[in-house]
RNA sequence: GGGGGUAUAGCUCAGUUGGUAGAGCGUACGGUUCGCAUCCGUAAGGUCCGGGGUUCGAAUCCCCGUACCUCCACCA
Numbered sequence: 001g002g003g004g005g006u007a008u009a010g011c012u013c014a015g016u017u018g019g020u021a022g023a024g025c026g027u028a029c030g031g032u033u034c035g036c037a038u039c040c041g042u043a044a045g046g047u048c049c050g051g052g053g054u055u056c057g058a059a060u061c062c063c064c065g066u067a068c069c070u071c072c073a074c075c076a
Base pairs, nucleotide, nucleotide: 001072002071003070004069005068006067007066010025011024012023013022019056027043028042029041030040031039049065050064051063052062053061
């Protein structure tokens, strides 16, 4: 330098054909217990990596960029 992939909740990850963003774990609160753990219930938590475009409408499509992973090439 070139090809491919990943970026979504605190963490690990889903998200179908473009149409109100989700799960598990964790956290908070409540129930259960003499108390803790386990278990059960409820809740909080997101501008979907950044910028621009298309569209009535974008996490999703297009362009540019950033970070990381991987393969190839080059230099020494």
A computed fold for a 76-nucleotide RNA from a marine sediment metagenome, annotated as transfer RNA. Its mean pLDDT, the model's own confidence on a scale to 100, is 81. Its Rfam family is "tRNA". It is annotated as a transfer RNA. The sequence is in RNAcentral, with records from MGnify.